[in-house]
RNA sequence: UAAGUAGACCGCCUUAUCGAACUAGAUUUUUUAUUUAGUUAGGAAAGUCCGAACACCAAAGUGCAAUAUAGUGGUUAAUGGCCACCAGCCGUGAGGUUAGGAAAAGUGCAACAGAAAGUAUGUACAGGUAAUGCUGUAGUGAAACCAGGUAAACUCUAUAUGGUGCAAUGUCAUGUAAACCAACGCUCGAGGGCUGCACGCCUAAUGUUGGAGGGUAGGCAGCUAAAACACAUUGGUAACAAUGCGUUAAGAUAAAUGAUAAGGGCACACCAUUUUUAUAGAUUGUGUGUACAGAAUUCGGCUUAUAGGUUUGCUUAAAUA
Numbered sequence: 001u002a003a004g005u006a007g008a009c010c011g012c013c014u015u016a017u018c019g020a021a022c023u024a025g026a027u028u029u030u031u032u033a034u035u036u037a038g039u040u041a042g043g044a045a046a047g048u049c050c051g052a053a054c055a056c057c058a059a060a061g062u063g064c065a066a067u068a069u070a071g072u073g074g075u076u077a078a079u080g081g082c083c084a085c086c087a088g089c090c091g092u093g094a095g096g097u098u099a100g101g102a103a104a105a106g107u108g109c110a111a112c113a114g115a116a117a118g119u120a121u122g123u124a125c126a127g128g129u130a131a132u133g134c135u136g137u138a139g140u141g142a143a144a145c146c147a148g149g150u151a152a153a154c155u156c157u158a159u160a161u162g163g164u165g166c167a168a169u170g171u172c173a174u175g176u177a178a179a180c181c182a183a184c185g186c187u188c189g190a191g192g193g194c195u196g197c198a199c200g201c202c203u204a205a206u207g208u209u210g211g212a213g214g215g216u217a218g219g220c221a222g223c224u225a226a227a228a229c230a231c232a233u234u235g236g237u238a239a240c241a242a243u244g245c246g247u248u249a250a251g252a253u254a255a256a257u258g259a260u261a262a263g264g265g266c267a268c269a270c271c272a273u274u275u276u277u278a279u280a281g282a283u284u285g286u287g288u289g290u291a292c293a294g295a296a297u298u299c300g301g302c303u304u305a306u307a308g309g310u311u312u313g314c315u316u317a318a319a320u321a
Base pairs, nucleotide, nucleotide: 001317002316003315004314005313006312007311008310009309010308012264013263014262015261016260017259018258020040021039022038023037024036025035026034027033042292046303047302049301050300051299052298053297054165055164056163057162061199062198063197064196065195066161067160068159069158070157071085072084073083074082075081086100087098088097089096090095101156102155106154107153108150109149123138124137125136126135127134169221170220171219172218180211181210182209183208184207191203192202193201194200228247229246231244232243233242234241235240265290266289267288268287269286270285272283273282274281275280
């Protein structure tokens, strides 16, 4: 210098004017309105693929089935995540990738070619026998002597497992017809629940299911202090853990977090000038563009999308010192 590999961070900025939501304060006709201060969308908020917190069902299991996972260990609230080591495969290498247990428990599958694809077969040549593909070589094929391969084929082994989801759930107000009809049932237990089924257990009574009909479709909470984040020390190869100190950075409800103007940054293209081996660099001017994209209970992961910029470690090649 060129090419690669594994990470991290940013992802437009400043000013002015006007506007929106929430929180706190002040004034006011304390209904209401005005005003001051502060804050206001992500690394993925996406996908809904996993795991949980939280809420309700809720008050035991056993057996069979179903589903999921699959080297060994660690970490975590938990996971199919993450970290380390081992093994297979790819790469010169840094590294990447794997649905990585079992083929003597059993069943299945392998086109074409070949004589024949399993305890199946006998083409050609050679050897041998009382006789027989009995033995060997060649040939076809990925695979040809009680064959090997394949389990993101069925299966076997080991381990594990509830459901619904903030439209959960709770509470208040308004209003009506807690009224009518039918079936079943009231401790001899209808119905409901325990992944599915069976047994068993729990719960339950003017109850459950169905029909016809009436009223309502509002408010508040849940709602943002989170297994949170930043820094330091200690332990650990690391993921991560403990301790200390500090920070508090949307909470809307048809959905706010914006609009306009000017200047600048970055990227690309073109023209001119200049240095130069060079189509490379620098300067000026003009034009165009400025990524993917937007909370709705919260969090930890995975996957996908992403104009461009900054930066760290390592590998290979060539040259120079």
Predicted 3D model of a 321-nucleotide RNA (Bacterial RNase P class A) from uncultured Algibacter sp.
Its mean pLDDT, the model's own confidence on a scale to 100, is 76.
It was read from a public genome assembly, where an Rfam model found it.
It matches the Rfam family "Bacterial RNase P class A". By type it is a ribozyme. Rfam describes the family as follows. Ribonuclease P (RNase P) is a ubiquitous endoribonuclease, found in archaea, bacteria and eukarya as well as chloroplasts and mitochondria.